About this RNA: This is a predicted complex of two RNAs, RNase P RNA and transfer RNA, with 443 nucleotides together. It holds a member of the Rfam family "Bacterial RNase P class A". Rfam classes the family as a ribozyme.
RNA sequence: GCAGUUAAUCGGAUAAUCGCUGGCCGUAAAAGGCGAGAGGAAAGUCCGGGCAGCAUAGGAUAAGACAGCCGCUAACGGCGGCCGGGGGCAACCUUAGGGAAAGUGCCACAGAAACUAAUACCGCCUUCACUAUCCCGACUCUUCGGAGCUCGCGAAGGUAAGGGUGAAACGAGUAGUGUAAGAGACUACAGCGACGCAUGGUAACAUGCGGAGGGGGUAAACCCUGUCUGCUGCAAGGAGAUGUGCAUAAAGGGCGAUCCGUCCGCAUGUCGAUACCCGCUAGAGCCGAUCGGCAACGUUCGGCGUAGAUAGAUGAUUAUCACGGAUUUAUUCGUACAGAACCCGGCUUAUAGAUCAACUGCCAUC
RNA sequence: GCACCCGUAGCUCAGCUGGAUAGAGCGUUGGCUUGCGGAGCCAAAGGUCGUGCGUUCGAAUCGCGCCGGGUGUACCA
Numbered sequence: 001g002c003a004g005u006u007a008a009u010c011g012g013a014u015a016a017u018c019g020c021u022g023g024c025c026g027u028a029a030a031a032g033g034c035g036a037g038a039g040g041a042a043a044g045u046c047c048g049g050g051c052a053g054c055a056u057a058g059g060a061u062a063a064g065a066c067a068g069c070c071g072c073u074a075a076c077g078g079c080g081g082c083c084g085g086g087g088g089c090a091a092c093c094u095u096a097g098g099g100a101a102a103g104u105g106c107c108a109c110a111g112a113a114a115c116u117a118a119u120a121c122c123g124c125c126u127u128c129a130c131u132a133u134c135c136c137g138a139c140u141c142u143u144c145g146g147a148g149c150u151c152g153c154g155a156a157g158g159u160a161a162g163g164g165u166g167a168a169a170c171g172a173g174u175a176g177u178g179u180a181a182g183a184g185a186c187u188a189c190a191g192c193g194a195c196g197c198a199u200g201g202u203a204a205c206a207u208g209c210g211g212a213g214g215g216g217g218u219a220a221a222c223c224c225u226g227u228c229u230g231c232u233g234c235a236a237g238g239a240g241a242u243g244u245g246c247a248u249a250a251a252g253g254g255c256g257a258u259c260c261g262u263c264c265g266c267a268u269g270u271c272g273a274u275a276c277c278c279g280c281u282a283g284a285g286c287c288g289a290u291c292g293g294c295a296a297c298g299u300u301c302g303g304c305g306u307a308g309a310u311a312g313a314u315g316a317u318u319a320u321c322a323c324g325g326a327u328u329u330a331u332u333c334g335u336a337c338a339g340a341a342c343c344c345g346g347c348u349u350a351u352a353g354a355u356c357a358a359c360u361g362c363c364a365u366c
Numbered sequence: 367g368c369a370c371c372c373g374u375a376g377c378u379c380a381g382c383u384g385g386a387u388a389g390a391g392c393g394u395u396g397g398c399u400u401g402c403g404g405a406g407c408c409a410a411a412g413g414u415c416g417u418g419c420g421u422u423c424g425a426a427u428c429g430c431g432c433c434g435g436g437u438g439u440a441c442c443a
Base pairs, nucleotide, nucleotide: 001362002361003360004359005358006357008355009354010353012321013320014319015318016317017316018315020037021036023034024033025032039337043348044347046346047345048344049343050342051233052232053231054230058260059259060258061257063229064228065227066226067225068082069081070080071079072078083097084095085094086093087092098224099223103222104221105218106217107216115171121163122162123159124158125157126156127155128154130152135146136145137144138143173189174188175187176186177185192213195210196209197208198207199206200205237278238277240271241270242269243268244267245266246265252264253263254262285304286303287302288301289300291298292297322335323334324333325332326331327330367439368438369437370436371435372434373433376392377391378390379389385423394410395409396408397407398406416432417431418430419429420428
């Protein structure tokens, strides 16, 4: 210098004027004054929790989610580190990563056969029949008879090692034995390997030694194993009192998928709303330092006060500056994605442009 | 807020317990028929199966993430 990997930050600034929504001061009420006012995603609503009510939230089943190990956390399907698999020269990236030896299902077309198979297409082999050539004999010499080894053709059977088909061929590779031909049918070696032992590691696992065994793939098919989940959502919730009738253990309801269990008497009339309120923003809060940890994160100390609407405020104009584009070179245009609604932790998605750190590979020069 | 559905040809839909050429009706285009047109008959064209990644030998179909559109339901006594 080029190419790349992994992160992080900002995402217009200042001033003036006019408005909008809360707060505080002020006032009898006004007027007036002071100060605050969107985000990294406020979004999608995909997970997890807080909070609130339902009974102190119980048991079983169903249903759903998740799936290597260790840790972080309020919790998680999130995050961090590690192990195994895959990719890359590397930095590094990626991984739905339990079980197919519990059972069931499926594997189109092609192919002999698609899963403890088989009705054998080619090939190989055996037997039987035939007999063109060959052989033998005869002859009327372009013929006839005999024989039937090899080859060929036909039939019956054996063979799944080889060819071919297919994503996949019975799932054990090579050599030998064996056989009519073959075949883990058998033997040796190599490889795989449940499991056991040893060493290292908290563990997943790695390395070494021994080693039963010989049964494809698919669980983002049903299913099995293990773990977790009660339901409803701030339109949660914040209020009930009393009369009459019926009933006395049944019906009904709460329990919002079912059963059990448990709790509540039921129906109807009258009165009652504070509430344009509370919940509502001080919270697993933010910032900085320190210590522990590889990290996620945690400890301690110090500092800060930082939106709260209810059809929904957070805006507009002007000037100067910054950045970028265009051209007539001093003018003009543009400055992303997007906007709170009970609150947090994540994930995912959108995002013009700018800045910056660490690391890797190659080339050149010293 | 909660719960859920749909996206396949220009339009309306089928196919979606995976199997290879993705179909149907209407419409469009061309031809036949007719004096001309309509109707009718014959033929043809027209598809990233919303999108990306994955599972699988194989994906419109199964899984996950997005994009777009739509539906239901609940308050104020």